A computed fold for a 360-nucleotide RNA from a Desulfobulbales bacterium, annotated as Bacterial RNase P class A. It is recorded under the gene name rnpB. It matches the Rfam family "Bacterial RNase P class A". Rfam classes the family as a ribozyme. The source organism's lineage runs through Bacteria, Pseudomonadati, Thermodesulfobacteriota, Desulfobulbia and Desulfobulbales. The sequence is in RNAcentral, with records from ENA.
[in-house]
């Protein structure tokens, strides 16, 4: 100098004018006026996970269903994060990983190929018989060729008629033991002659977790309406009933009127902005994260305000470069709150690292 890798930050600033919304104060109190203060994001987004909070349901257990799937740690919790382990990629910095079980069972493995899983034999190779010497019949074999994404451990030597874990060394695999590590797992030793092809993002099995609905949750106040309850007042045409065989009498008493309770619609208030909070410093930890101290209060709305213009600076481009001219800001807009994940994003900035080249 060039090309890469990883992590992080920023997302214009200042001033003036005109507006919007919320809160407080003063005046006015029916709109309103004045003053002071607050007013979008790193993702407010997707609503994909996990929680707080609220209501409903619920003895306990199981089935079904769903989610997750290496280990340890972090966290209120998580399907999130950190650090490691195994596997894969890259010269490297570094990156990716849906990473339990195929020795419980079932299924599937296109095409090609003899054969795709109780193995089998197309071309070959070897032995024996026949022969018209071209072949042909029987047997052995699976080393070589061929097919395929994948062919029944790999490779070398011995052995053999030719071959073959048939035997042996190494590697792989299985079983057992020893050592390191909290653990995933790593290293070593001994034995076994090799069973057990692949596929679980096929069914399935194993382990762990999961009650439902969601701030339009829910709580309170409360015009109105229906139905309900209580008290009081009546009705000499008071329905009806009790006492009775009947009448009188007496007792209860519907409907009615008044008042109250209650009910809960419209509407209003709360939930609702002090919180698993932000910032700074110190300490612990490899890290995610945790603890202590100090300090700050930071949108809470009526289907919903947060904007516009101008000037200067900053930024970018061009030119005749103490200067002039022109241009521009991405993705996107809170609605109960918080922790994550994912996705979108013009331009700019910072830190560390790797590889190559050149020079000293």
């Nucleotide at each position: 100098g060039a090309g890469a890798g990883u992590g992080g930050g920023u997302g214009g600033g200042u001033g003036a004018u005109c507006g919007c919304u919320c809160c407080g104060g003063u005046c006015g109190a029916u709109g309103g006026a004045c003053c002071g203060g607050g007013g979008a994001g790193g993702a407010a987004a997707g609503u994909c996970c996990g929680a707080a909070c609220u209501c409903c349901a619920g003895a306990g257990g199981g089935c079904a269903g769903g989610a997750u799937g290496g280990u340890u740690c972090g966290u209120a919790a998580c399907g999130c994060g950190a650090a490691c382990u195994g596997g894969g990629g890259g010269c490297g910095a570094c990156c990716c990983u849906a990473a339990g079980g195929a020795a419980a069972g079932u299924g599937c493995c296109a095409c090609a190929g003899a054969a795709a899983a109780c193995a089998u034999a197309c071309c070959g190779c070897c032995c024996c018989g026949c022969u018209g010497c071209g072949g042909u019949g029987g047997g052995g074999u699976a080393a070589g060729g061929g097919u395929g994404a994948a062919a029944a451990g790999g490779c070398g030597a011995g052995g053999u008629a030719a071959g073959a874990g048939c035997u042996c060394a190494c590697c792989g695999c299985c079983u057992g033991c020893c050592g390191g590590g909290u653990g995933a797992u790593c290293g070593g030793c001994a034995g076994g002659g090799c069973a057990g092809g692949g596929u679980a993002a096929a069914c399935c099995c194993c382990a762990u977790c999961c009650g439902g609905a969601g701030c339009a949750a829910g709580a309170c106040c409360a015009a109105a309406u229906a139905g309900g309850g209580a008290a009081g007042c009546g009705u000499u045409u008071g329905a009806g009933g009790g006492c009775u065989g009947c009448c009188c009498g007496u007792c209860c008493g519907a409907g009615g009127c008044u008042u109250c309770c209650g009910g809960g619609u419209a509407g209003g208030u709360c939930g609702c902005a002090c919180g698993a909070g932000g910032u700074g410093c110190c300490g612990g930890g490899u890290g995610a994260c945790c603890g202590g101290c100090a300090u700050c209060c930071c949108a809470g709305a009526g289907a919903a305000a947060u904007g516009a213009u101008c000037a200067c600076c900053a930024c970018c481009g061009c030119c005749u470069u103490u200067g002039g001219c022109g241009g521009c800001g991405a993705c996107a807009g809170a609605a109960u709150u918080c922790g994550g994940c994912u996705u979108a994003c013009a331009g700019c900035c910072c830190a560390c690292u790797c590889u190559c080249u050149u020079u000293c």